The RNA shown here (small-subunit ribosomal RNA) has 1399 nucleotides and comes from an uncultured bacterium. Its Rfam family is "Bacterial small subunit ribosomal RNA". Its family is annotated with ribosome and structural constituent of ribosome in the Gene Ontology. RNAcentral holds the sequence, with entries from ENA and SILVA. Model confidence (mean pLDDT): 81 of 100.
RNA sequence: AGAGUUUGAUCCUGGCUCAGGAUGAACGCUGGCGGCGUGCUUAACACAUGCAAGUCGAACGAAGCACUUUAUUUGAUUUCCUUCGGGACUGAUUAUUUUGUGACUGAGUGGCGGACGGGUGAGUAACGUGUGGGUAACCUGCCUUGUACAGGGGGAUAACAGUUGGAAACGGCUGCUAAUACCGCAUAAGCGCACAGCAUCGCAUGAUGCAGUGUGAAAAACUCCGGUGGUAUAAGAUGGACCCGCGUUGGAUUAGCUAGUUGGUGAGGUAACGGCCCACCAAGGCGACGAUCCAUAGCCGACCUGAGAGGGUGACCGGCCACAUUGGGACUGAGACACGGCCCAGACUCCUACGGGAGGCAGCAGUGGGGGAUAUUGCACAAUGGGGGAAACCCUGAUGCAGCGACGCCGCGUGGAGGAAGAAGGUUUUCGGAUUGUAAACUCCUGUCGUUAGGGACGAUAAUGACGGUACCUAACAAGAAAGCACCGGCUAACUACGUGCCAGCAGCCGCGGUAAAACUUAGGGUGCAAGCGUUGUUCCGGAAUUACUGGGUGUAAAGGGAGCGCACGCGAGAAGACAAAUUGGAAAUGAAAACCAUGGGCUCAACCCAUGAAUUGCUUUCAAAACUGUCUUUCUUGAGUAGAGCAAAGGUAGAUGGAAUCCCCGGGUGUACCGUGGGAAUGCCUAGAUAAUCCGGGAGGAACACCAACGAUAAAAGCGUGUCAACUUGGGCACCAACUGACGCUGAGGCUCGAAAGCAUGGGUAGCAAACAGGAUUAGAUACCCUGGUAGUCCAUGCCGUAAACGAUGAUUACUAGGUGUUGGGGGAUUGACCCCCUCAGUGCCGCAGUUAACACAAUAAGUAAUCCACCUGGGGAGUACGACCGCAAGAAUGAAACUCAAAGGAAUUGACGGGGACCCGCACAAGCGGUGGAGCAUGUGGUUUAAUUCGAAGCAACGCGAAGAACCUUACCAAGUCUUGACAUCCGCCUGACCGAUCCUUAACCGGAUCUUUCCUUCGGGACAGGCGAGACAGGUGGUGCAUGGUUGUCGUCAGCUCGUGUCGUGAGAUGUUGGGUUAAGUCCCGCAACGAGCGCAACCCCUAUCUUCAGUAGCCAGCAGGUGAAGCUGGGCACUCUGGAGAGACUGCCAGGGAUAACCUGGAGGAAGGUGGGGACGACGUCAAAUCAUCAUGCCCCUUAUGAUCUGGGCGACACACGUGCUACAAUGGCGGUCACAGAGUGAGGCGAACCCGCGAGGGGGAGCAAACCACAAAAAGGCCGUCCCAGUUCGGACUGUAGUCUGCAACCCGACUACACGAAGCUGGAAUCGCUAGUAAUCGCGAAUCAGAAUGUCGCGGUGAAUACGUUCCCGGGUCUUGCACUCACCGCCCGUCA
Repeated sequence: AGAGUUUGAUCCUGGCUCAGGAUGAACGCUGGCGGCGUGCUUAACACAUGCAAGUCGAACGAAGCACUUUAUUUGAUUUCCUUCGGGACUGAUUAUUUUGUGACUGAGUGGCGGACGGGUGAGUAACGUGUGGGUAACCUGCCUUGUACAGGGGGAUAACAGUUGGAAACGGCUGCUAAUACCGCAUAAGCGCACAGCAUCGCAUGAUGCAGUGUGAAAAACUCCGGUGGUAUAAGAUGGACCCGCGUUGGAUUAGCUAGUUGGUGAGGUAACGGCCCACCAAGGCGACGAUCCAUAGCCGACCUGAGAGGGUGACCGGCCACAUUGGGACUGAGACACGGCCCAGACUCCUACGGGAGGCAGCAGUGGGGGAUAUUGCACAAUGGGGGAAACCCUGAUGCAGCGACGCCGCGUGGAGGAAGAAGGUUUUCGGAUUGUAAACUCCUGUCGUUAGGGACGAUAAUGACGGUACCUAACAAGAAAGCACCGGCUAACUACGUGCCAGCAGCCGCGGUAAAACUUAGGGUGCAAGCGUUGUUCCGGAAUUACUGGGUGUAAAGGGAGCGCACGCGAGAAGACAAAUUGGAAAUGAAAACCAUGGGCUCAACCCAUGAAUUGCUUUCAAAACUGUCUUUCUUGAGUAGAGCAAAGGUAGAUGGAAUCCCCGGGUGUACCGUGGGAAUGCCUAGAUAAUCCGGGAGGAACACCAACGAUAAAAGCGUGUCAACUUGGGCACCAACUGACGCUGAGGCUCGAAAGCAUGGGUAGCAAACAGGAUUAGAUACCCUGGUAGUCCAUGCCGUAAACGAUGAUUACUAGGUGUUGGGGGAUUGACCCCCUCAGUGCCGCAGUUAACACAAUAAGUAAUCCACCUGGGGAGUACGACCGCAAGAAUGAAACUCAAAGGAAUUGACGGGGACCCGCACAAGCGGUGGAGCAUGUGGUUUAAUUCGAAGCAACGCGAAGAACCUUACCAAGUCUUGACAUCCGCCUGACCGAUCCUUAACCGGAUCUUUCCUUCGGGACAGGCGAGACAGGUGGUGCAUGGUUGUCGUCAGCUCGUGUCGUGAGAUGUUGGGUUAAGUCCCGCAACGAGCGCAACCCCUAUCUUCAGUAGCCAGCAGGUGAAGCUGGGCACUCUGGAGAGACUGCCAGGGAUAACCUGGAGGAAGGUGGGGACGACGUCAAAUCAUCAUGCCCCUUAUGAUCUGGGCGACACACGUGCUACAAUGGCGGUCACAGAGUGAGGCGAACCCGCGAGGGGGAGCAAACCACAAAAAGGCCGUCCCAGUUCGGACUGUAGUCUGCAACCCGACUACACGAAGCUGGAAUCGCUAGUAAUCGCGAAUCAGAAUGUCGCGGUGAAUACGUUCCCGGGUCUUGCACUCACCGCCCGUCA
C1' cells in the first nucleotide's frame, strides 16, 4: 500500500466481497511445562447452608466461673484427756459472706463504629457526568494548632426479682439499682442571635473592625504523674452540600408545551440560596439555535482501531453517580432518608397451636433456572489497609494466597551432530525414473523439561509466614513422557493421483461438479501458523475519499426545488478614528492516580512490575498587539435606488371592431343519379332530390386568426400573434444624462403568490375537432392503427386542482479569463449627407483557443477560474409503494419507510453482428427467354413401418443415383445355427517332428475332423536355417464407445475481395488511422488526394488444355506432283508439299488512332489481326466461421470386451412394403413413329484381353480363331441427319410397364436375388395444382460414343464429340454477398434480447 467482481473488450460511476488489527468470547479438532493477568456480557431471576461488623470492663450496675482473701456454717476424719456421760484439738467436705485479682463468659445501660470497605448498572438524556468557575448563601465526627474552662446538685431507667399473656416472635404490670445515660442552677474571656451607632472595604445583596444592651453549656476516672478523655471558641486539614458557563444518543411519520406553571410581596422550612412549601398579587415562562413527547443509554479517566481527523466501546484497574425484593416514609446521627437498621404497603418464600409471626446473596463461596457461555460451599489475617480499644488484643470472604479453565499475553521444550545401500514401505510414472529423504535405521553426544535425593530463601533490618519445604541451587538417571490444526482455482504462500459424474458435495466474493475436476471425497506431496490451529458473531475499527472538517458530488451515471416575492438565518463595497468580542503571542493555575510514549531499573529473558521525565493538543485567569473579522462614530460614491429627457415590444387586464374559410341550419332557383371514403372495400348519405357546378342571391351562429413570420420580439416561469381604436394615473426592460439618497445589497429554510394540458363544481355556449361509445373494415384474434358517425371536453364567467421530458434534463447573484461571424433594439465617433466603416451597452444564435470533463461535449449565454447563499444525492429492486398526519368536493397531491431480495443496476465511448434504416455496387439474384421438376410408369437413394436381421454412417442450403468406380456366395460390419480359445494375424520362450505343399478316400449343411500315400536345405555332425504340431504366459484381436478428447482429410460461406502486420501519429483506454474520400476495375485492380509511410497472405500473372502461324522431325499418319496397280482400295515404289502427330518458338501489350475523363487511372468507338481489351476453359480456395462431416479409409488418447463385443463356417438379410420425399430414365407423339437406303466424329480401351473374315441361329448368341501389347489389329454400328415410302390425331403403327412361354450368357451356384433375347400380353400416361430447378454461346436443348468399377450385373458416375438456339429494357422488387454511414437495451451476436399470463 491494495485486490476480486458489471463488459466481447474499454474508461467511469457505483455497490458487494477479501487480505489487517481487536475480543470478558463461544464452538470443532488437538493438547507438554511455567510466569503474569483474567473468568454470568443472559434472568436487577429465585435462593438451601456457612461466613462477610464489631469493639470497649481504662464509662456503668448486676450475675456466673476460677483463684485469693475475710468472717461464719456443716462436719467425714485425726490426735490427746476422760469421771467413758463427755471435753479439747485437727479439719477432708458442705453452705453463706467480705476484700482483691482475672488474657474468663454471655446478656444489659453507655461510647465509638455499622453512612467506610465489598457488590451491581435496574433506573437516569439529568447540573447525572466531564471540565472550568462561584458560595458576600453553607456544614464538617475522628485528626492538627491555639485560647478559655470543668463549681455544686437532682430525679429516673434497663439489667435484675416477682407475677402474668402468648404455640412462637415478643410482651404487660409491680418492685430495686448504676453511670462518661438524662435534667436544672452558678460562672462567660471570647462566641452565636436580636437591636441601633462609627470607620474601612466590596460589582451588588453586603463584609470586616470597634464600643453598647438583652439572652444561651461542662463528667468524671486511671496513672508509670508523662498524659488520656470532656466543654466552649478561633483557625487548619479532610470530607461533603448548593449554584453557574460549556460539552454530552436517535427520531419532526413527536410542533407546540406549561397553573406552583413564570415573576413579585410576606410568612414558614433548611446547614444554606431558592415556588423548596404556603397566602395574596401580576400573567407570565420555554420552543425551529428543536421545547414537549417517544425510543435507547449509567458518565468519565481510558480501551480498540486509524497516518491523522475521526469511528466504535465503557469488561478488568481508577474517579463520580444511582440502586440494594418492588413502591413510599421518616427516625437516629457530624454524616443516611441507611445492602447485612426501623415503619407502612405490594408480590413471593418459610413457620404456625390459624389467633399470628419470620425473611431479603446486585457481599464471599455455593444451588436451581436462563443461556452458545463464565470457576472452590478452599487457606490465612503472615503482609497492606480498615473498625474498636490506653494497650495487649479482637473483628475483617477488604485483602494476601492457593484451586479450576490454553480464556488472553509472554517465555521454554518436544532433542543435537554424523549418517547414501539414496534401504524397506507409500505415492507417482513417459516404466528409464522421480519423490517422501539425512528423513528413518545405525553411531556418538547433551539434559531445557521430567523423576528421585539433598540444601533452601526475599517477602518481617527484634518476634510473628497462609503462600510453602514454594521460588531457586546442587547431584544422579535415561532421548527416555511431550505435535497438531488449517489450507493448496484466482484474490493468496502451496499440485499430483484415484474415486464420483450438475449426483454426492464445496463456496468469503467470483464461482466449481453434466466421465480425463489442481475447486467435491480420499491418499501422497507441499504451504502457513504452532501448544495451538481453524470456524463463528447482522460484533468493532480499518481498507471505505461508499457521509468527504481534513476529503465527494448534482447536463447525460443517484442528485437543481416548475417560477417568483420575501420574514428569520448566512454572507456583504471604499476611507478615517475608537474599542478589543473573535484572533495571535507571553505568563500563571488546573488538566487525580493508573494508562500511552521516552529513559533507566527489578523478576535468568519476555510478558509483568517499579522509578523519573515528557505529554495531556482542553478550560480558566491575566498581560500585550490591533493587520483581518466584529461593534460604535464620522465620511465617500463606483454597488443599489430615485428624478429628467428618449426608445422598442405577440408584456398584462377588460372592451369594441374586421375579413377569408369550414360546417350546420333557414328560405329559394337550375339539375339528375349516385356521392363519399380508402391500399382495396364496406358501414354511411341520396329519387322525401343528395354530391357537384369557385352555382346564384340572402340570413343566422360559433371557434380560430393565412401571408408578413425571421434559431425575430417580449415576459419570473407557465406563456403571449387579425388590423385598428380608445382606455388602465397597468407591469417590466434598454441606452443617454449625472441632479438626488448614500450600502439602502445578494441569497433565502419555513411562508405567500403565480403556475401548460387534462380533470372537478355551478351557470352559459357548442361551428369544427374529438376521449368514451356504436358501426364497417383489417387480422389467427384486433377491446388498436384505417373508415363512417358521435357524447363529455375544447370556448366564456366564477371557484377548485397544483401537476408535466414544468428541459438548456444545466438554482440565483457578482467578478475575471483569446478570437471570429450572423441577427434584434439603443447610443456615440467619422462624413456635407447617404451607403460603408469604427467604438459601445443590452439581448439572441453558430464556430472556436486556453481550461474543464469518464467520455460525449461545454467554452464570456461555461459544464473555465473564484466568492456567497439555497435545494438535492449516497447500489439495483421492493417504491415514490404501505402506514401516519396535512391539503383537496373528488381524482389525487405533498411528506415518505421497512421486511424481503440481487451482485449487480447504470453512464459514455469502441469492435462486430443485426435493422420490414439510408447510399453505392455485384452475382442466372430478379427481369427477358429456352428447357425441365412437381402429375404417369419404371430405376435408384432416404424416411417410416416391418423383421431373427432388414449392419453402420450422412440430415436445411452444404444428407437423400451420398460413403458404394458396381450386396447372388465372397464383400459383410447384421441375424440364426454349428465350431475354436495364445487364437485367422505379429514378436518372444520350451519340447517334439521333418516338413510345407500335393493326391485319394470317409464324415459333415459346411468349416472342423479322420485314414492312407508322397515329401526339405546347410553342417565343423555339436547343431543351425525354415516350416508344422503341442504347452505356459507376456500378449494378439475388436467395422465396440466417444468426431463434444484428437491428428489427417473434406464440405461450406466463396474464386466472395477481402484479412492483417511493422514503424509513426491520434485517443486515459478499448481502439482508430493506414484499409476512409474522389474516380475506376472482374478485383483492397489502378490513379489522384490524404498523418501516414511501407510490408505480408489473398486478386492478377507465372502452370496445363484450346483457337492462328512459323520452324524441326516424318511412321504405324498423309497423298499434291511422278511411276506402277486392282473388282475396289495410299494397295506399291516414292515423297513429306498439305492434313495430322509432337518438340521448339512467334503472337495480344490498350501497342496505334479518335473522342470522353482532371493532363491520371480508365472508358467508348475504330484500324489492323486467327484472336481485343482477364480471347475461351482448367488446376489453384486468404484470415477465419459452422464444437460442420468422418474413431467404418488410416492414425490415435481414454473407457470397455477377453472360452468373447475376438476368430471361423453354412444358410438368411442388407433386395421386405398400407405410405411419404429427393434424384433420374422413358413417354404422352406428326419438328413424330415405323420400314428401306445413303453419309459425317472425337476421346478412349484391349493379353486370364479385344476378337475380324467366314458358317449356324429370327435373336440374345454359338462355332471359328486372321490380326493386335496397338496413329499398324480389334471393340466400332456412331446417332441425330439426308433421300424414298407409310401412318393421319386415335389411348393410335404413340407409349412401353406388367405378365406368360421359350431361350442365351457369366458364374461352384441366377429360388429368395443377375443381365440379355424371341414370340405373345399391351397398364398408367393426351404436357402435369400450389410450388420449384438449370442455363448468357459453341452455352441451353438435343443426339449418340467411350471408360472406370467388374466373372456377370447402369436409366448412376466420369469423359468425348455431332447438330445447335432464344433473350438480357434494366436493377423497383425476392435471395445471397461487398463497401461506407446511421440506430441499438444484441456480442451464444435477431434462430438475439425481453414483457405478461398459465403450469